Source information:
Predicted 3D model of a 108-nucleotide RNA (Glycine riboswitch aptamer) from Aureimonas jatrophae. The sequence is in RNAcentral, with records from Rfam. Rfam family: Glycine riboswitch aptamer. From the family's description: This family represents the bacterial glycine riboswitch. Glycine riboswitches usually consist of two metabolite-binding aptamers domains with similar structures in tandem. The aptamers cooperatively bind glycine to regulate the expression of downstream genes. In Bacillus subtilis, this riboswitch is found upstream of the gcvT operon which controls glycine degradation.
[in-house]
């Protein structure tokens, strides 16, 4: 110096101001039920590929080892896909994007 995290600062969606009932001067607010919902905080989930296995089946071969194929099964395998556990449905969090060059720590 460069990488790539973290930390800071911008920007950033969805989905009920939901029904009762309490608290409180109200309430779009807080609690406790019950109904309805969202996917972008965290978590799962396997598709084709790929690579193993044991028997069957087929093909090659005079035949056989052998290969090679196609079934089964195991193993890996990805997201903004699916799932809806967690998390949310005012604020908040927040994938993922932008920044600086002054913090943290790590590699070359």
């Nucleotide at each position: 110096u460069c990488g790539a995290g973290c930390a800071u600062c911008c920007g950033g969606a969805g989905a009920g101001u939901g029904g009762c009932g309490g608290c409180c001067u109200c309430a779009u607010g807080c609690c406790g039920c019950c109904c309805g919902c969202c996917g972008a905080a965290g978590g799962a989930g396997a598709a084709a590929g790929c690579g193993g296995a044991a028997a069957g089946g087929g093909a090659c071969c005079u035949g056989a080892c052998g290969u090679c194929c196609c079934c089964u099964c195991c193993g890996u395998g990805a997201a903004a896909c699916u799932c809806u556990c967690a998390g949310g449905c005012c604020a908040g969090u927040g994938a993922c994007g932008g920044a600086g060059g002054g913090g943290c720590a790590c590699g070359a």